[in-house]
This record gives sequence, C1' cells and structure tokens, in this order.
RNA sequence: CGCGCCGACCCGCCUAAUCGUCGAUUUCACGAGCCGGGGACCCACAUGUACGUCCGGGGUGAAUCCGCGAGCCACGGCCCGCGGUAGGGCGAUCUUCCCGCCCGAAUCCGUCAGCUAACCCGGUAGGCGGUGCCGGAAGGAGUU
Repeated sequence: CGCGCCGACCCGCCUAAUCGUCGAUUUCACGAGCCGGGGACCCACAUGUACGUCCGGGGUGAAUCCGCGAGCCACGGCCCGCGGUAGGGCGAUCUUCCCGCCCGAAUCCGUCAGCUAACCCGGUAGGCGGUGCCGGAAGGAGUU
C1' cells in the first nucleotide's frame, strides 16, 4: 500500500417502532409522540324463533385471491409444492408516470367484536444497507 473479516461510532432504509425523565449501565417503571383494539345513539346489515350438525368468526400486517399437481377429509374444506395475482417495498430530497429488482410472510383473540361520542385496554419488537457511472421522464420544492 492492497484485499478480506469482526466490532464500535456515525449516516440511512423497512416499520406505529421515536424522544425524554429516573438511573453508572441494563431490565423495569413513568411521561410525550406515534400505532392499534374494545365500546352508544344515529346509520348500516340481517329477517320467524330456539337447539343441533358441516363450514367457525374476527383482529394486527402489503401479505389477498386464482390456476395446476400431491396428500387428508365428515366432500363443507384443510394442508404442501409450483406458477400467477390484489397489494407492499427498493433503485440515498418530494409528487406522478415508465423501467428494473425484491416481498407477497407470520401471528393473536377463543365461538365474541359492523360503525361508534364519552370511556376502557394494548403495542412502541425486530431486520437491513454504507456513497454507487445515484435507472429514465415530467412537475414541484429549495438555493443562487
């Protein structure tokens, strides 16, 4: 000097996932912000009621739906694989369009939840990247 690996700090991305107080630090706790759930009237939906059988039903999340194939089945469906797909993310300022790439999972409540003021409850985990010949076009914003 070059290459590779690891760690800390810093910067940035996905996300509601952030900031502060106490504390040497962490956990815990509290506050603010952010996100979500439950919960009236009105409205919406439903239409004989009760019980029973098959299928439960609902929430978080972008993560739904369809086709083909294997297996199971109470023949309603369930599950696995493959290919698409609603939808979501990335290409280092914002918006729209185009192009390219990636994801299209998981989990909770427990037979119960439409909306919903007051009110009540919960969450605030994790994961990834390191200046690149920044993918292209239009518009905006900002600076001079």
Source information:
The prediction has a mean pLDDT of 78. A computed fold for a 144-nucleotide RNA from Micromonospora sp. 15K316, annotated as c-di-AMP riboswitch aptamer (ydaO/yuaA leader). Its Rfam family is "c-di-AMP riboswitch aptamer (ydaO/yuaA leader)". Rfam describes the family as follows. This family represents a conserved RNA structure found upstream of the ydaO and yuaA genes in Bacillus subtilis and related genes in other bacteria. Gene Ontology terms of the family: cyclic-di-AMP binding and regulation of gene expression. The sequence was found by an Rfam model in a public genome assembly. Taxonomically the source falls in Micromonospora (Bacteria, Actinomycetes, Micromonosporales, Micromonosporaceae).